[in-house]
A computed fold for an 825-nucleotide part of an RNA from a marine metagenome, annotated as large-subunit ribosomal RNA, domain II. Its Rfam family is "Eukaryotic large subunit ribosomal RNA". The family has 88 seed sequences and 107,465 matches in Rfam 15.1. The RNAcentral record of the full RNA draws on SILVA.
Context: one part of a larger RNA
């Protein structure tokens, strides 16, 4: 020190037995918040768009070839197989030989045919140096060589030489085989689904038409032809009466057919019937049987009628699982990213390829490096908005002045180019426009650049290039770190491929149209993809993007109740017998108002205004004219002067015409503001529609309406904090080598449809290791528990022979839908 045997401590576990609850589990009634039905195509579905009664069971991306990229494993200039010979063996094993074949080891060129080693420069991993720097793999981006094709010019028909022409070549190989994933293409090709096309057959038992043979059709009516008989006439023949019994004639039975009732029935008696009605009924009449015609044929008195309940081409089998750019369906979970409705091209417009956009594997970097939906400086580009029109083009409104030159036209001393007048026309100016006018001309945009792959000095090369060793390019050598705006971030390259390719909507811009929840474009956003609080309601509007659960803050709205917050505070509008009440939004003009509230000019007023009351309101003058007749007052002109405190040759009512009342004007009481016009707020008019009806309802009047300020409070899955969970990164530990998917932290993030990656549940089978009669699966169960979830353990009751667990391997491997299919209710 080790073992072995006993004791002791008694933390942990496992296990009985008993008790006790909730905070758990489940069920049922109620309350009280949220809450349209799923799939599905679609811009957009709760949809008056399709599919859906229920339950079980079945039910849809498979397999083999051939390619493409990746990864993994073997061997390696080879590689994989195959026949065959040995050797062996438990074994078709395994070893060894020898060959043959595929695909690689050489290209090129139509072919005849020829027919490839070693280069430089820049960057580079990395190594070496104290350091400058040096050597530099792989790989990239460039210059030259070689090879085989063309070509040129050569010359002695070759060689040799030249090319800015070509090649899927050479340059010290890299490939062959298996496996797997994802894609492709062909096969039935994810499933189910025509309308058609071909092939060969079977059928006139129904029906359609011929031919053969057979059967079958009351009663009446009407009264052809022929006949008789009388009777006229010369005859021909014609007239009367009877007789006859004609006919695709009639009424009408059966029988065949089916007009109307749009009758009954209409899960019927019937997959075409029944009731009445009607058609025809001795013939182009109705019918049994047998016969012929056969599917692009048949047959039709003609309807595309019939051709077995099928006919604008019968049925049966087969080709055939035909084909479909079309309809519909497509079956377990979690976790990361995550679209397009656009170019460009197609017998293209319901479809593809094509670039975009998307994912997944990799690969190189880590820095004075390398990017940007920024900004800054520099320098380009433009021709829109604006402006302009007394600048060009075009269009335009007004006068002014002019007479060089034309046109119409007047007057006259006439044959003057003389007046005068209308123009063009000139000459200064005025008014107003222009997608396709423009001197001028933004803003916002868009190109490049912003350095070492650089600047400068220099030694040289050149068939270019200049008069020149002049430039030009390339090159050798030195020299030079303030790394040559700013901010931010970290990224570059490379294989392989899915969906998609129907859109829509807002703000501004903007065609086309009378407008459109019209149609067509740009810029940027969003909804398709997307939930959550608001906006009553609601694809797009405001707020905000979402892993599980708490707590707090607000953001858009909001705060009488519904309904969570002030019947908050301040000042102001409004009354509606149709009040009003929040963007996008669910409409109202114009035009009005002595409702009311304010402004803004203008004007009257203590020298007393407006309004009320009351008095004056005259003379020349009956103003002139014109009237049949006008005296202020029918009309017409003109509109003085006097007295006065004022009074018009007069503002209505009136008279045939005076007359009489009034006004305007003055004045007296009275005592303080008054008038007109224009203009903006709320409020009324303007304002009519079919079921009753909506500010969201209820309601509200110093609001619970508008209008303005203020505070205060309510309110998201936003923000702040915290726990946990995932996913991405990234730090530590793992002690000899290699390997470790663990353990312990740290930050950042967390939507998603089409769609891709990645890890997972569960099922049938095969191997292999291993479990259960001490009791398997199955069923049933408010037993209890893990898992984010597919779903798994576990306890009881049942049951009574089979069935799990791990690890590889495989596949007819998951249902709620397909007018799905079989049973069942």
């Nucleotide at each position: 020190g080790a073992c072995u045997a006993c004791g002791g401590u008694g933390a942990u576990u496992u296990u009985g037995u008993g008790a006790a609850a909730a905070u758990g589990g489940u069920u049922u009634u109620u309350u009280c918040c949220g809450a349209c039905c799923c799939g599905u195509c679609u811009u957009g579905a709760a949809a008056c768009a399709c599919g859906g009664a229920c339950c079980a069971a079945g039910g849809a991306g498979u397999c083999u070839a051939u390619c493409a990229c990746a990864u993994a494993u073997g061997c390696g200039a080879g590689u994989g197989u195959g026949c065959g010979a040995g050797u062996g063996g438990a074994g078709a094993a395994a070893c060894u030989c020898a060959u043959a074949c595929g695909c690689g080891g050489a290209a090129u060129g139509a072919a005849a045919g020829u027919a490839a080693a070693a280069g430089g420069u820049g960057c580079g991993a990395a190594g070496g140096g104290c350091a400058a720097c040096c050597u530099g793999c792989a790989g990239c981006a460039u210059c030259g060589a070689c090879c085989g094709a063309c070509c040129u010019a050569g010359u002695a028909c070759g060689a040799a030489a030249g090319g800015u022409u070509u090649g899927a070549g050479u340059a010290u190989g890299a490939g062959c085989a298996u496996a797997u994933u994802u894609g492709a293409u062909a096969g039935g090709a994810c499933c189910c689904g025509a309308a058609a096309g071909a092939u060969g057959g079977u059928g006139a038992a129904c029906u359609a038409u011929g031919c053969c043979u057979g059967a079958g059709u009351a009663g009446g009516g009407u009264g052809a032809a022929g006949u008789c008989a009388g009777g006229g006439g010369a005859a021909a023949c014609c007239c009367u009466g009877a007789u006859g019994g004609a006919g695709g004639c009639u009424c009408g039975u059966a029988g065949c057919g089916u007009u109307g009732u749009u009758g009954a029935c209409g899960u019927g008696c019937a997959a075409a019937u029944c009731a009445c009605u009607c058609g025809u009924c001795a013939a182009a009449c109705u019918u049994g049987g047998g016969u012929a015609u056969a599917g692009g044929g048949g047959c039709g008195a003609a309807a595309g009628a019939c051709u077995a309940a099928u006919c604008g081409a019968a049925c049966c089998a087969u080709c055939u699982a035909g084909u479909a750019g079309c309809u519909g369906g497509u079956u377990c979970c979690c976790u990361c990213c995550g679209a397009a409705g656009u170019u460009u091209c197609c017998c293209u417009c319901a479809g593809g390829a094509u670039a975009g956009c998307a994912g997944g594997a990799a690969c190189a970097a880590a820095a004075u490096c390398g990017c940007a939906g920024u900004u800054u400086u520099a320098u380009c580009a433009g021709g829109u908005a604006a402006a302009g029109c007394g600048a060009a083009u075009g269009a335009u409104u007004a006068g002014a002045g002019g007479c060089a030159u034309c046109u119409g036209g007047u007057a006259c001393u006439u044959a003057g180019u003389u007046u005068c007048u209308a123009g063009a026309c000139c000459u200064a100016u005025u008014c107003u426009c222009a997608a396709a006018c423009u001197u001028u001309a933004a803003a916002u945009u868009g190109g490049u650049a912003a350095g070492a792959a650089c600047u400068u000095u220099u030694c040289g090369u050149u068939u270019c290039u200049u008069a020149a060793a002049u430039g030009a390019a390339c090159c050798u050598a030195a020299a030079g770190a303030a790394a040559g705006a700013a901010u931010g971030c970290g990224u570059g390259u490379u294989c392989c491929u899915a969906g998609u390719g129907g859109g829509c909507c807002a703000u501004u811009u903007u065609u086309g149209g009378u407008a459109a929840g019209c149609a067509g474009a740009a810029c940027u956003g969003g909804c398709g993809a997307u939930g959550a609080g608001g906006g009553a309601u609601g694809a797009a509007c405001c707020u905000a993007a979402c892993g599980c659960u708490u707590a707090g803050u607000u953001a858009a709205g909001g705060u009488g109740c519904c309904c969570a917050a002030c019947u908050a505070u301040a000042c102001g509008c409004u009354c509606a017998u149709c009040a009003g009440a929040u963007a996008c939004c669910a409409c109202a003009a114009a035009a009005g108002g002595u409702g009311u509230u304010g402004a803004u000019u203008c004007a009257u007023c203590u020298a007393a205004a407006c309004a009320g009351c009351a008095g004056g309101g005259c003379g020349g003058u009956g103003g002139a004219c014109a009237u049949a007749a006008a005296a202020g007052u029918c009309g017409u002109u003109a509109c003085c002067c006097g007295c006065u405190a004022a009074g018009g040759a007069g503002u209505g009512u009136g008279u045939c015409a005076u007359g009489a009342c009034u006004c305007a004007c003055c004045u007296g009481c009275c005592g303080a503001a008054u008038g007109a016009a224009u203009u903006a707020g709320c409020c009324c008019u303007g304002a009519a529609a079919a079921u009753g009806g909506a500010u969201g309802g209820c309601g509200c009047u110093c609001a619970a309406g508008c209008g303005u300020a203020u505070g205060a409070c309510c309110g998201a899955u936003a923000c702040u904090a915290a726990g946990c969970c995932a996913u991405c990164a990234u730090u530590g530990c793992a002690a000899a080598a290699g390997g470790c998917a663990g353990c312990a932290g740290u930050g950042a993030u967390g939507a998603g449809u089409a769609g891709g990656a990645g890890g997972g549940c569960g099922u049938g089978g095969a191997u292999g290791u291993u479990g259960u009669u001490a009791g398997a699966a199955g069923c049933c169960u408010u037993u209890g528990g893990c898992g984010u979830g597919a779903g798994c353990c576990u306890g009881g009751g049942u049951g009574g022979a089979a069935c799990g667990a791990c690890a590889u391997c495989u596949a007819g491997u998951g249902c709620a839908g397909a007018u799905c299919u079989u049973g069942g209710u």